[in-house]
SAM riboswitch aptamer (S box leader) from Cesiribacter andamanensis AMV16, 98 nucleotides, folded computationally. The source organism's lineage runs through Bacteria, Cytophagia, Cytophagales, Cesiribacteraceae and Cesiribacter andamanensis.
RNA sequence: GAUUUAUACAGAAGAGGUGAGAGACAGGCUCGAAGACCCUCUGGCAACCUACAGCUCUGCAAGGUGCCAAUUCCUGCCCCAAAAGGGAUCUAUAAAUU
Numbered sequence: 001g002a003u004u005u006a007u008a009c010a011g012a013a014g015a016g017g018u019g020a021g022a023g024a025c026a027g028g029c030u031c032g033a034a035g036a037c038c039c040u041c042u043g044g045c046a047a048c049c050u051a052c053a054g055c056u057c058u059g060c061a062a063g064g065u066g067c068c069a070a071u072u073c074c075u076g077c078c079c080c081a082a083a084a085g086g087g088a089u090c091u092a093u094a095a096a097u098u
Stems, first nucleotide, its partner, number of pairs: 001098008013042005021031003025076004043068003048064003052059003077087003
């Protein structure tokens, strides 16, 4: 990198560094010199895998990850007269295989 399966309306920020764009893509909308994004440290959230305790579900949070603006920020393709709603795709993350 590819494939499969599962999940995505909950939850969780301070300090330091740097200094201009950032939110995957397009449109919208938003965040940003009152310093965003990113990096480091500390803290936290969650519970996919492992471990542990009771047992097929719950607890725990030690290990492997992940995450900490906005529902995956909204929409994108299809159903639907439209809206609401539903499904699919994309994307992200986990686990397994390759």

RNAcentral records the identical sequence in 2 taxa.